Model confidence (mean pLDDT): 81 of 100.
The RNA shown here (transfer RNA) has 75 nucleotides and comes from Limnochorda pilosa.
The sequence is in RNAcentral, with records from ENA.
It matches the Rfam family "tRNA". Rfam classes the family as a transfer RNA.
The source organism's lineage runs through Bacteria, Bacillati, Bacillota, Limnochordia and Limnochorda.
RNA sequence: GCCCCUGUAGCUCAACGGUCAGAGCGGGCGCCUUAUAAGCGCCUGAUCCUGGUUCGAUUCCAGGCAGGGGCACCA
Numbered sequence: 001g002c003c004c005c006u007g008u009a010g011c012u013c014a015a016c017g018g019u020c021a022g023a024g025c026g027g028g029c030g031c032c033u034u035a036u037a038a039g040c041g042c043c044u045g046a047u048c049c050u051g052g053u054u055c056g057a058u059u060c061c062a063g064g065c066a067g068g069g070g071c072a073c074c075a
Base pairs, nucleotide, nucleotide: 001071002070003069004068005067006066007065010025011024012023013022018055026044027043028042029041030040031039048064049063050062051061052060
């Protein structure tokens, strides 16, 4: 330098172009218990960035950024 894959909550992952972007773990509060743990209920919190297409974009397109992999270069 070229090609491919990935980027969503603190972490691991979902999400036909259209319901309010969900789940588990975590964190907070409460219930239960003599108490702790376990269990149960509620709450918490996210689309990498900038444009484009569209009535409507997490999803499609372009560029960028970041991570991973492959190839090339290496006197």